The part of an RNA shown here (small-subunit ribosomal RNA, central domain) has 343 nucleotides and comes from Solanum pimpinellifolium. The coordinates come from a structure-prediction model, not an experiment, and the mean pLDDT is 81. Lineage of the source: Eukaryota > Magnoliopsida > eudicotyledons > Solanum > Solanum subgen. Lycopersicon.

[in-house]
Context: one part of a larger RNA
């Protein structure tokens, strides 16, 4: 390289958009550019190959045969190319629907805690058990007021989104879907190297804001030791505006698209019949199962089954997800990414 491969052995890019490229739906009609017949011509000679004849043997001599390449003919299946016209793919349009999808904005309850008030008085508090803490400077308990941040029950294998994710309620503004009618356009379609947009937590900068909770830190416990697990405190952070970081067991450890292929249960949103159960048929979300498949484990109409397209990635462990160089970034630090050597 090739061959095998990529749920768990190494291996799917975190996720999407989208020019090049590659590969792609049915019918008809043109054409003859490829492609595949038929014929000529070349393809020096030796030499290689391959009959046949000598030859003990080295070896001789004959005659072919040479994938190509150039011309010409005639076909019109496939590829390509024009023209047309089709509806099944793909998109629009009505008519319904069901959502924690995104962005900004109002108002408001219940609980923690803090702080003013009031009334009360000797402890609260924590723990396996205590201690550090707290409180005669009036704590806990009780009452009413303010501040703040987070959204209990409902809640579900439920919904929605491209992933990252999304929940208190009410309104504007938006996004995609998913039935239904088949009205309209008529292959527009599918992956997508580079590129570009989102993108959990932490962490960065600048200004705000800080009720619970909390890296780090102090203290008290356990302990042989306890830089830990318990316990009391508590900065950063965690929340908000804007900007950056671009990484995760970013997982279903399964890329992305289209066909085909045995059933049975249960659910979510629609349509149609029935309306007492029910049943059919389309789009998800789950539990099982046949045939396949799989080293097993298992997957099995949401295949890891049976085929095709395109993309990414893998090639034995360490060394190393390093070092060097380069690009990106205030840093942290991310991409890309060896090699000695070792076994």
């Nucleotide at each position: 390289c090739u061959g095998g491969g990529c749920g768990u052995a190494a291996a799917g890019g975190g996720c999407a958009c989208a020019g090049u490229g590659a590969a792609g739906g049915u019918g008809a009609a043109u054409c003859g550019g490829g492609u595949a017949g038929a014929a000529a011509g070349u393809g020096a000679a030796a030499g290689c190959c391959a009959c046949c004849a000598a030859a003990a043997a080295c070896u001789u001599g004959c005659c072919g045969a040479a994938u190509g390449c150039u011309c010409u003919u005639g076909a019109a299946a496939c590829c390509a190319a024009u023209u047309u016209a089709c509806u099944u793919g793909a998109g629009u349009g009505a008519g319904a629907c069901a959502u924690a999808g995104g962005a900004g904005a109002g108002a408001g309850g219940a609980a923690u805690u803090u702080c003013g008030u009031g009334u009360a008085u000797a402890u609260g508090g924590g723990u396996g058990a205590a201690a550090u803490c707290u409180g005669g400077a009036g704590a806990u308990c009780u009452a009413c007021g303010a501040a703040g941040g987070a959204a209990g029950c409902c809640a579900a294998a439920a919904g929605c989104g491209a992933a990252g994710g999304c929940a208190g309620c009410u309104g504007c503004c938006u996004g995609g879907g998913u039935c239904c009618c088949u009205a309209c356009u008529g292959a527009c379609g599918c992956u997508g190297a580079g590129g570009u947009u989102c993108c959990a937590a932490a962490g960065c900068a600048u200004g705000g804001g800080g009720a619970g909770a909390g890296a780090a830190u102090a203290g008290g416990a356990u302990u042989a030791g306890a830089u830990a697990c318990c316990c009391u405190a508590g900065u950063a952070u965690u929340c908000c505006a804007u900007g950056c970081c671009g990484u995760a067991a970013a997982u279903a450890a399964u890329g992305a698209g289209u066909g085909u292929u045995u059933g049975c249960c249960c659910u979510u949103g629609g349509u149609c019949u029935a309306c007492g159960a029910a049943g059919a048929u389309c789009a998800g979300g789950g539990g099982c199962c046949c045939a396949g498949c799989u080293a097993a484990c298992g997957c099995a109409u949401g295949a890891a089954a049976c085929a095709c397209u395109c993309c990414g990635c893998c090639u034995a462990g360490g060394g190393a997800a390093u070092a060097c160089g380069g690009u990106c970034g205030u840093a942290a630090g991310a991409c890309c990414a060896a090699a000695a050597c070792u076994c």
About this RNA
It matches the Rfam family "Bacterial small subunit ribosomal RNA".